[in-house]
Context: one part of a larger RNA
RNA sequence: CGCAGGAAAUUUGAGAGGAUCAGUCCUUAGUACGAGAGGACCGGGAUUGACGAACCGAUGGUGUACCAGUUGCAUCGCCAGAUGCACAGCUGGGUAGCCAAGUUUGGAAGGGAUAAACGCUGAAAGCAUCUAAGCGUGAAACCCACCUCAAGAUAAGAUUUCCCACCUGAAAAGGAUAAGACACCUUGAAGAAGACGAGGUAGAUAGGCCGGAGGUGUAAGAGUAGAAAUACUUUCAGCUGACCGGUACUAAUAAGUCGAGGA
Numbered sequence: 001c002g003c004a005g006g007a008a009a010u011u012u013g014a015g016a017g018g019a020u021c022a023g024u025c026c027u028u029a030g031u032a033c034g035a036g037a038g039g040a041c042c043g044g045g046a047u048u049g050a051c052g053a054a055c056c057g058a059u060g061g062u063g064u065a066c067c068a069g070u071u072g073c074a075u076c077g078c079c080a081g082a083u084g085c086a087c088a089g090c091u092g093g094g095u096a097g098c099c100a101a102g103u104u105u106g107g108a109a110g111g112g113a114u115a116a117a118c119g120c121u122g123a124a125a126g127c128a129u130c131u132a133a134g135c136g137u138g139a140a141a142c143c144c145a146c147c148u149c150a151a152g153a154u155a156a157g158a159u160u161u162c163c164c165a166c167c168u169g170a171a172a173a174g175g176a177u178a179a180g181a182c183a184c185c186u187u188g189a190a191g192a193a194g195a196c197g198a199g200g201u202a203g204a205u206a207g208g209c210c211g212g213a214g215g216u217g218u219a220a221g222a223g224u225a226g227a228a229a230u231a232c233u234u235u236c237a238g239c240u241g242a243c244c245g246g247u248a249c250u251a252a253u254a255a256g257u258c259g260a261g262g263a
Base pairs, nucleotide, nucleotide: 001152005163006162007161008160009159010158011157015149016148017147018146021049022048023047024046025045026044027043033038051106052105053104054103055102059100060099061098062097066093067092068091069090070089071086072085073084074083075082076081110144111143112142117137118136119135120134164262166175167174168173180258181257182256184200185199186198187197188196205251206250207249208247209246210245211244212243214240215239216238221234222233223232224231225230
């Protein structure tokens, strides 16, 4: 821009893409078959591998603004306590998120038309013949079925709901609006940017604060014991990023732009 008013939702599915895998064991059955050795079709059940998808409750990895231990130097006048630098100084753990080596799950069943092949009926050709007319069975291949996208499918589809018939103008057109949208702002398990989602005071959108979960592992100060290092008590303390709730304290203020009249 189009889809002959302007919008917001919900859809149909022309078409497109994905997937389509295999092994082992048990049973049928030591049956059919076979002199024996050996050893099934068909059918039923269990399980595994690779591949794919989703997820993070558990197992773990990471986790550079979480916690603790600790070395050297420096600074805060000194002690104590802290901070900075040294690969994140080093070391031990670790929330969320992300992830696999982890967990769950998929390729199941069925239908249609067929290939090779196997048939029925059957003439040409009194017989025979699956074929010439006609009718069947038949494969991981094909078309459905399963999952995803999809009306720019210009053949532009369908349904539901909302807004209405204003002003100027001869007309073309212009203007102010409606439903609605945009912009701006707070932002997100959404994201390269656009986009998408949640919200904007009639408000829990983000931050802060409060409570909790989880993590770390018993802070500082003081007291007691000891000559001291240190230990114990106060104290399962103190601190705590992303997690779960609550709460208008802070910021989403105010103001704005576009948007029909139905050839």
Molecule: large-subunit ribosomal RNA, domain VI
Organism: Aceticella sp. 75b-Ac